[in-house]
Context: one part of a larger RNA
RNA sequence: GAACGAACGCUGGCAGCGUGGAUUAGGCAUGCAAGUCGAACGUGAAGCCGCUGUUUCAAUCUUCGGAGAGAAUUGGCGGUGGAAAGUGGCGGAAGGGUGAGUAACGCGUGGGUAACCUACCCUGGAGUCGGGGAUAACCUCUCGAAAGGGGGGCUAAUACCGGAUGUGGUCUCUUGUCGCAUGGCGAGAUGACUGAAGGCGGGGAUUCUUCGGAACCUGCUGCUCUUGGAGGGGCCCGCGUGCCAUCAGCUUGUUGGUGAGGUAACGGCUUACCAAGGCUUACGGCUAGCUGGUCUGAGAGGAUGAUCAGCCACACUGGGACUGAGACACUGCCCAGACUCCUACGGGAGGCUGCAGUCGAGGAUCAUUCGCAAUGCGCGAAAGCGUGACGAUGCGACGCUGCGUGGAGGAUGACGGCCUUCGGGUUGUAAACUCCUGUCAUUCGGGAAAAACGGGCCGGCUCUUAAUACGUGCUGGUCGUGAUGGUACCGAAAGAGGAAGCCACGGCUAACUCUGUGCCAGCAGCCGCGGUAAUACAGAGGUGGCGAGCGUUGUUC
Numbered sequence: 001g002a003a004c005g006a007a008c009g010c011u012g013g014c015a016g017c018g019u020g021g022a023u024u025a026g027g028c029a030u031g032c033a034a035g036u037c038g039a040a041c042g043u044g045a046a047g048c049c050g051c052u053g054u055u056u057c058a059a060u061c062u063u064c065g066g067a068g069a070g071a072a073u074u075g076g077c078g079g080u081g082g083a084a085a086g087u088g089g090c091g092g093a094a095g096g097g098u099g100a101g102u103a104a105c106g107c108g109u110g111g112g113u114a115a116c117c118u119a120c121c122c123u124g125g126a127g128u129c130g131g132g133g134a135u136a137a138c139c140u141c142u143c144g145a146a147a148g149g150g151g152g153g154c155u156a157a158u159a160c161c162g163g164a165u166g167u168g169g170u171c172u173c174u175u176g177u178c179g180c181a182u183g184g185c186g187a188g189a190u191g192a193c194u195g196a197a198g199g200c201g202g203g204g205a206u207u208c209u210u211c212g213g214a215a216c217c218u219g220c221u222g223c224u225c226u227u228g229g230a231g232g233g234g235c236c237c238g239c240g241u242g243c244c245a246u247c248a249g250c251u252u253g254u255u256g257g258u259g260a261g262g263u264a265a266c267g268g269c270u271u272a273c274c275a276a277g278g279c280u281u282a283c284g285g286c287u288a289g290c291u292g293g294u295c296u297g298a299g300a301g302g303a304u305g306a307u308c309a310g311c312c313a314c315a316c317u318g319g320g321a322c323u324g325a326g327a328c329a330c331u332g333c334c335c336a337g338a339c340u341c342c343u344a345c346g347g348g349a350g351g352c353u354g355c356a357g358u359c360g361a362g363g364a365u366c367a368u369u370c371g372c373a374a375u376g377c378g379c380g381a382a383a384g385c386g387u388g389a390c391g392a393u394g395c396g397a398c399g400c401u402g403c404g405u406g407g408a409g410g411a412u413g414a415c416g417g418c419c420u421u422c423g424g425g426u427u428g429u430a431a432a433c434u435c436c437u438g439u440c441a442u443u444c445g446g447g448a449a450a451a452a453c454g455g456g457c458c459g460g461c462u463c464u465u466a467a468u469a470c471g472u473g474c475u476g477g478u479c480g481u482g483a484u485g486g487u488a489c490c491g492a493a494a495g496a497g498g499a500a501g502c503c504a505c506g507g508c509u510a511a512c513u514c515u516g517u518g519c520c521a522g523c524a525g526c527c528g529c530g531g532u533a534a535u536a537c538a539g540a541g542g543u544g545g546c547g548a549g550c551g552u553u554g555u556u557c
Base pairs, nucleotide, nucleotide: 001557002556003555004554006553007552008551009550010549013403014402015401016400017399018398019396020395026359027358028357030356031355032354035090036089037088040087041086047080048079049078050077051076052075053074055072056071057070060067061066097314098313099312106241107240108239109238110237111236112235113234116233117232118231121229122228124226125225126224127223128222129163131161132160138153139152140151141150142149143148168194169193170192171191172189173188174187175186176185177184178183198221199220200219201218202217203216206215207214208213242286243285244284249279250278251277254276255275256274257273258272259271260270261269289311290310291309292308293304294303295302296301316337317336318335319334320333339350340349341348342347367393369392370391371390375389376387377386378385379384406436407435408434409433416427417426418425419424440498442493443492444491445490446489450484455479456478457477458476459475460474461473463471501546502545503544504543505542506527507526508525512541513540514539515538516537522529523528
C1' cells in the first nucleotide's frame, strides 16, 4: 500500500446492487418448511332441493265443535353435494441446512468397468386371456389415564394370490468371429425357469339387457416382457492434495491361494482350510471438509476456502436393518444412552446442523414479515393443489458504486477569534449582500415492464378413424391471472430552505503558532517527547489529509 462475512470509538443525508451467527455440531417455547391423485377403490359428514310424518305457534274463516295459508322444531325416503378419514399409486433418497468427523481413492485431474445398476423420460418389438381368496375404512363388543391396542361381522380395487400364453429374456449345449487375460459379440438347437391391470372418452348398424348398461368398432392413457438411448449412480486404478522423526518399526483377516457364502458388481467383503507373507516419510500423534475460486503480488509464490457453483460427510449420541429403482433415510422404523416433557406411576411423547424466533456463551451478525404473480420441483389427463426452494419487502454505513449538502458575483478586506516586532498579519470571497438553479428529501397528480404459457368458449387446417364423434398437433378471435405496489418512472409546486464530519500537524509523513503544565499530568507504530519559553502532553487559533465517512484494533499478502 492492498484486502476483510469484521469488531470498537466519534459522526451520519439519499439511492442502487451485494452481503449479514465466523463463537456453544450448546439447549430449544410457538408457527410454518411434503405432499398429491375421485380419470385406481369402497364409503360418504355438513349444506341445498323434493316428498312425507311428529311437536309447537298462527293470519284468516267459523255452525264456536273445529278447519287452517304460513312459520319453526325434529324423524324417514330420494336426489344433489362433496368435507374428513381409509385402501392403493407416485413422491417423502429431490430441494433446504451445517462442516462435527475425515489426511482418505475424501477431493481434483486423467483413465478403466470384458466386474455393474438405473424409477420417471425417449425409441424399437411383442402382449394385456381367464379365475380366486382376503382386508382396512364402516358396524359392534372390549382393554387402557393417555399414547395406543384386542376380538367378532360386512365390503372394493391398478392392493394380494394361483392358472394360461412366451415375441422375448435367463440357464445348458453346438458353432462363427473378435480381443489386453478372466472373456466379449453373433447364429443355431433340445429342455427347464420366468409376465400383466385396468381407467377415461366417442360411435352407429346388430345381439343381449336388471333399461343403468354390456358385447362390437375406435381414440387416449396405464400395465407386463424385452432392445437401444439419454441423464444419473456404484466400484477400481495412475498422478496430485497438511505439520511432527522429541513417532522407526507396523500388521494376524494381517498378505496370498483353494472351497463355500454374499453383493447390482470385482474383491478377505465374510467364513473354513492351507502357505507365511504384506508395508516402509509405514505406524503413531496433532491439525483440517476438498475443489472451481478469493486476497495479495510485476511475476514466481504466499495466504485462504464467507457469499455463488461442483463433490463429500453429518442430522440429539452410538448401533442396526426394513421398504424401495435409489437410503442404511434431516422433519421414516427398531434398540441402547444422555436430556426435556406428560402420567391415574402401570406406561408414554420428543429431536430447528430447514425458515423465522428464544435462552445461553460471545467483542460480534437481522423479521416469530408478504406471496406462490414469476423461475423451478412433486403429484395429477387437466383444472389445480403443495412448496420458509424461490420471488419480494424489512433491519444493519457491513461492503462496493453513484448523487447531494448549492452555483455565479461580491473588498484600498466588516464584526468576532487568533497571533503580533503594536505598524499590522491571518481566518478571507469566507460571511453579509445581489442574481440564479432545483439533483436528493417534502407535498400533489399520472403511472409501468416483469404476463409468457396453460385453461374455458367460438372458428379454421392437419393427423387418427368406418366417421363430418371423441381425441392429437398447429393457428385466429375472445374471457382471465402481480406478492412486490400506487413501487420504479414521469410531470407539477414551493423554497437555499432539511443534509459534515473524522483524524493528523517532531522525523519517517502532507501540515505551526500561542497559552497551560513542569520527568507531573500525559503521549508513543519506531526513533523517542515532558525536569519553566514543549512545533511531540492538554486546550485554542491556524493548516494538511480523507470525506458520509474517518480513525483504531485484529488477520493475510

Annotation: The part of an RNA shown here (small-subunit ribosomal RNA, 5' domain) has 557 nucleotides and comes from a metagenome. Its mean pLDDT, the model's own confidence on a scale to 100, is 83. The full RNA is in RNAcentral, with records from SILVA. It matches the Rfam family "Bacterial small subunit ribosomal RNA".